Notes: A computed fold for a 72-nucleotide RNA from Salinispora arenicola CNS-205, annotated as transfer RNA. Lineage of the source: Bacteria > Micromonosporales > Micromonosporaceae > Salinispora > Salinispora arenicola. It matches the Rfam family "tRNA". The family's RNA type in Rfam is transfer RNA. The RNAcentral record of the sequence draws on ENA.
């Protein structure tokens, strides 16, 4: 140098063009003598970034960055 994958909440993952979600984690309540556990609720992301295409993009194309493999 070249070529695949992968970036979405703190973690770990879903969303396959039409209003961004689960699990745990963290807060409030509840139940318990008390703690786990369990049941109910709330906070918390403009989706790595910059442009493109579309009436509309987390999602489709490019180019950048950043991780992992893989070749030479």
């Nucleotide at each position: 140098c070249c070529c695949g994958c992968c970036g979405u909440a703190g973690c770990u993952c879903a969303g396959u063009g039409g209003u961004a979600g689960a699990g745990c984690a963290c807060c409030c309540g509840g139940c318990u003598c008390u703690u786990a556990a369990c049941c109910g609720g709330g906070a918390g992301g403009a989706c790595g970034u910059u442009g493109g295409u579309u009436c509309g993009a987390g999602c489709c194309c490019a180019g950048c960055c950043g991780g992992c493999g893989a070749g030479c």